[in-house]
RNA sequence: UAUCUUCGGGGCAGGGUGAAAUUCCCGACCGACGGUGAUGAGUGAAAUACUCUAAGCCCGUGAGCUUGAUUUGAUUAAGCAGGAUUUGGUGCGAUUCCAAAGCCGACAGUACAGUCUGGAUGGGAGAAGAUG
Numbered sequence: 001u002a003u004c005u006u007c008g009g010g011g012c013a014g015g016g017u018g019a020a021a022u023u024c025c026c027g028a029c030c031g032a033c034g035g036u037g038a039u040g041a042g043u044g045a046a047a048u049a050c051u052c053u054a055a056g057c058c059c060g061u062g063a064g065c066u067u068g069a070u071u072u073g074a075u076u077a078a079g080c081a082g083g084a085u086u087u088g089g090u091g092c093g094a095u096u097c098c099a100a101a102g103c104c105g106a107c108a109g110u111a112c113a114g115u116c117u118g119g120a121u122g123g124g125a126g127a128a129g130a131u132g
Base pairs, nucleotide, nucleotide: 001132002131003130004129005128006127007126014026015025016024028115029114030105031104032061033060034059035058040052041051042050043049056103057102064080065079066078067077068076069075070074085101086100087099088098089097107118108117109116
C1' cells in the first nucleotide's frame, strides 16, 4: 500500500399541570471516534526511557440535507446545517488534575423531545485482525 473479516452510542426514576406531554414545569439521567495532555497504574537499578490509561463543553471527525460527476451502483467531489466553561486551588507549566458552580446536544413525527417513535436489520468517524 491492496484485498478481506470482525467490532463500532448511552440516557427521564419520582412528582406537578392538562382532555392529551418520558415533549411543558420541578426533578432525574447520558456522554461516539481521533488528537493533545501535569492523572492513575505497570516495567525498569535509574532516566528526560518504555507500555497501558486520562477532556461531552481545547483542536478536529462522524450521523442530516443540497448540488455536480460517474450512471442507477453506491461511490466520489463541493457546499450547507448542526452545541456547549467559568471561578477558585496546586504548580515552572493545567479551559485536561482537585473543588465548586454552570452549560450543551442533527433531522422527521407527536402537546414544544439530548433521553420516546421513525429513516436505521441503514450509515459511520474509526478500532482490531488476517492474507499478499

The RNA shown here (FMN riboswitch aptamer (RFN element)) has 132 nucleotides and comes from Bacillus tuaregi.
The RNAcentral record of the sequence draws on MGnify.
Rfam family: FMN riboswitch aptamer (RFN element). From the family's description: The RFN element is a highly conserved domain that is found frequently in the 5'-untranslated regions of prokaryotic mRNAs that encode for flavin mononucleotide (FMN) biosynthesis and transport proteins.
NCBI's taxonomy places the organism under Bacteria, Bacillati, Caryophanales, Bacillaceae, Bacillus.